A computed fold for a 747-nucleotide part of an RNA from a bacterium, annotated as large-subunit ribosomal RNA, domain II. Its Rfam family is "Bacterial large subunit ribosomal RNA". Its family is annotated with ribosome and structural constituent of ribosome in the Gene Ontology. The RNAcentral record of the full RNA draws on ENA.
Context: one part of a larger RNA
RNA sequence: GCCAACGACUUUACGUUUACUGCUUGUCUAAGUCGCUUCAUGCGACGGAGGCAUAGGGAAACCGAGUGUUAAUAGCGCGUUCUCUUAUUUAUGACCGAGUAGCUGGUAUGCUUCCAGCGUUCGGUCAUAGAUGAGAAGGCAGUAAGUGUAAGACCCGAAGCCAAGGCGAGCUUGCCCUGACCAGGAUGAACCCGAGCGAAAGCGAGGGGGAGGUCCGAACCAGUUGAUUGUGCAAAAUCUUUGGAUGAGUUGGGGUAAGAAGUGAAAAGCUAAUCGAGCUUGGUAAUAGCUGGUUCUCUCCGAAAUAGUUUUAGGACUAGCGUUCCGCAAAAACCGUAUGGGGGUAGAGCACUGGUUGAUUCGUAUUGGGGGAAACCUCGGCGCAUCAGUCAAACUCCGAAUACCAUACGGGACGCGGGAUAGUCAGACUGUGGGGGCAAAGCUCCAUGGUCGCGAGGGGAAUAGCCCAGACCGUCGUCUAAGGUCCCUAAAUUCUUGCUAAGUGUAAAAGGUAGUCAUGCCCCAGAGACAGAUAGGAGGUUGGCUUAGAGGUAGCCAUCCUUUAAAGAGUGUGUAACAACUCACUAUUCGAUGGGUCGUGGCGCCAAAAAUGUACCGGGGCUAAGCAAGAUACCGACGACACGGGUGUCCAUGACUUCGGUCGUGGACGCGGUAGGAGAGCAUUCUGAUUGCUGUGAAGGUUCAUCCGUGAGGAGGACUGGAGCGUUCAGGAGUGAGAAUGUUGGC
Repeated sequence: GCCAACGACUUUACGUUUACUGCUUGUCUAAGUCGCUUCAUGCGACGGAGGCAUAGGGAAACCGAGUGUUAAUAGCGCGUUCUCUUAUUUAUGACCGAGUAGCUGGUAUGCUUCCAGCGUUCGGUCAUAGAUGAGAAGGCAGUAAGUGUAAGACCCGAAGCCAAGGCGAGCUUGCCCUGACCAGGAUGAACCCGAGCGAAAGCGAGGGGGAGGUCCGAACCAGUUGAUUGUGCAAAAUCUUUGGAUGAGUUGGGGUAAGAAGUGAAAAGCUAAUCGAGCUUGGUAAUAGCUGGUUCUCUCCGAAAUAGUUUUAGGACUAGCGUUCCGCAAAAACCGUAUGGGGGUAGAGCACUGGUUGAUUCGUAUUGGGGGAAACCUCGGCGCAUCAGUCAAACUCCGAAUACCAUACGGGACGCGGGAUAGUCAGACUGUGGGGGCAAAGCUCCAUGGUCGCGAGGGGAAUAGCCCAGACCGUCGUCUAAGGUCCCUAAAUUCUUGCUAAGUGUAAAAGGUAGUCAUGCCCCAGAGACAGAUAGGAGGUUGGCUUAGAGGUAGCCAUCCUUUAAAGAGUGUGUAACAACUCACUAUUCGAUGGGUCGUGGCGCCAAAAAUGUACCGGGGCUAAGCAAGAUACCGACGACACGGGUGUCCAUGACUUCGGUCGUGGACGCGGUAGGAGAGCAUUCUGAUUGCUGUGAAGGUUCAUCCGUGAGGAGGACUGGAGCGUUCAGGAGUGAGAAUGUUGGC
């Protein structure tokens, strides 16, 4: 790592909600007793003790349809017994229809008859009251499901805490007892002898001697440096190097001291590879606001990442948003139009509050600069005012669009209340309006839309958040959206008119650009423009000053006049200065669909350097297959439509019904979905009942181009296997595996 098996929302008690069942002159028995019995621990009977309910209020005494508060009889709080539906029946009343032999009146009268009212009989409807039955509501008990509380409480997981439990000093620390060990060499203390010297005290060569936490250095002990090793020789070693090596030395054997305790030349070291409190057992399933995991199917709905509070910030509670049940409602949510509102945002403005530029007048000064002897002048500072210009989130003389509120109308099928029950409290990008930041950030914080989150499909080369569009299933059907139509690659090498020459397209700024297209004003031009060519470009004069010089052309000042077709007291080159060349300007030539300045717009060009390899069109490649404007086709999606099928809700309708519902037919509207809610089912094992299969082969296993079901799954065939196993209706769960560094086994 794979395979197999095992592996996580349970149980009890008490609340609460919903559904169902029983009873409702309320309801239920508990412990226990008796009987029966398959002897399992079950069935039946008794047992009314007691609980809940039938009345509440108060802390209570207590009072009681009231009570508490209070001085109160006021006020206020909390309460107040009664009900509803339906069927049958009785009584009374009203009305309607039919009848009528009685009474009254009318019509008509010869008889008969007819009409109205009263009375009466029958039937029906309604109202009131009563009785009976059934039901609802309410009550009690039970069953099931959801949820809460207490418990290990969905499962696994700490580091830890405690124990008046136990085991450890064969490792290691200290101590005690008893033993053992330390090659060789060096140094040469005390002390002794003592030549010699000395009056002596004494000094003293030399010799002997052999001290020392002395020296060098093996064994032995240690572990300084570097390397090796690092799935090792080894859970601390090997090699090299190094420290001690007669001492506070090393070491054998035996003993002794222990868990808040020992021992410690002290490092919180060591106390059996464990030490800032050993190991083991127990408390114990410690606790874990944390991480991981949590097992079959289909159907319906479907969030949140916000607010407030929090020793609170990755947790929680309440609200918001989800689901589901019941009820109220039939318009309210929401949208559009119209009308009526309040506002002080965008914008704008300067009337206030402040800021600010220029001009002008005036004022001011303790105090500025310059000039002047001074008076004073001038330039500034500050302040008021006027004119012109301008700025503001915390300015407003003004002032929208939206938004918000209300009413009416239209659309609309959503709204409100209550019960039960969740998840959510890390959000992301994008458009718009703002704050912070740098007018940075795939930045951060708000507001308001969208999408993702929880959304598949098409486009964007690839690419949660962009554009299009919301997937029930099927179809080798049709039409479209965004985006595209030369090839890769489905569809135009389509049409019309321009632009671009830069591979611009296929990255970028200030700035630059006689690239090119379009356009506007102005100027020149057959009385000949522009460019070119030829010729002239003069005189006063070398203007004055300055200067060595200054002659158009170093510099300063002035910049006139004349002759002319025209010619500057000179545009450059040049000279020491002149000269020379040239320009402006003029004439001639030439002969314009002309020339020139300035501005605006379109598309270009330069500016333009990066690290593995072209590498800034997805590629090929393209002069359109680029850009702009327009036109017509086509392609293009899980979108729309068509056809068939499934399913949810509602409406209409039919059949059946145990009256709870079930099954059909038709129509309308739906059927993306994480957290999460609700519903309906499948399968496993066991129990009861039922009815079956099986050695003519059960379960199990292998396999199949078979059948049924939306699916979980269920049948059938063949082979294997060799003894049990199903259907249906109920009931009960150790009830479904892919993940938990899961557990065990196998490979």